[in-house]
Context: one part of a larger RNA
RNA sequence: CGUUAGAAAUUUGAGGGGACCCGAUCUUAGUACGAGAGGACCGGAUUGCCCAUACCUACAGUGUAUCUGUUGUCACACCAGUGGCAUUGCAGAGUAGCUACGUAUGGAAAGGAUAAGUGCUGAAAGCAUCUCAAGCACGAAACCUACCCCAAGAUGAGAUUUCUUUAAGAUUCCAAGUAGAUGACUUGGUCGAUAGGCUUCAGAUGUAAGCAUGGUAACAUGUUCAGUCGAGAAGUACUAAUAAAUCUUUAG
Repeated sequence: CGUUAGAAAUUUGAGGGGACCCGAUCUUAGUACGAGAGGACCGGAUUGCCCAUACCUACAGUGUAUCUGUUGUCACACCAGUGGCAUUGCAGAGUAGCUACGUAUGGAAAGGAUAAGUGCUGAAAGCAUCUCAAGCACGAAACCUACCCCAAGAUGAGAUUUCUUUAAGAUUCCAAGUAGAUGACUUGGUCGAUAGGCUUCAGAUGUAAGCAUGGUAACAUGUUCAGUCGAGAAGUACUAAUAAAUCUUUAG
């Protein structure tokens, strides 16, 4: 821009893409078959490899603005207590997020039309014959469906519901993130929990500082499952989402 008024939702599916895998064990059954040795089809029940997709409750990694311990050195006048630098100084743990080594699911069943092949009926050719004779049937991971995803620019531009002419609606702008290079997308914008802060909780670390007691002291114990804490949950308008503008508007 089109779809012939403009919108907001929800859809149909022409068409396109993806996927389609391979075993093992038990049973049927030591049965059918076979002199024996050996040893099934069909059917049933379990369980894997691999591949794919999604996710983080558990398991396990990472987690450079979390907590703790600790070495050297510098600084805060000194003690104590802290901070900087040294690969994040090193080490031990670890929330959210991200992830696999983890969890969950799928690769199932079925139908149609067939290939090679197997047949029925049956003449030409009084027999026989599955038939580039008429007619009929079975038959494969391939084909068409079925399963998952996209999809009306499918110009053949579809459908349904609702709203609007006083516009409805959308955007700029702002607070953000389940999104993201930027656009875009998603949530919210005071008729508000969108982010920050605060409170409580979950979770991490592991018992702060100060003081007291004991000890010559190093240190230990008590106050104290303390203190501190990035991303998590709930609540709460305290702070910031102000104010305003733009597009569209009788469809020939």
The part of an RNA shown here (large-subunit ribosomal RNA, domain VI) has 252 nucleotides and comes from a marine sediment metagenome. Model confidence (mean pLDDT): 87 of 100.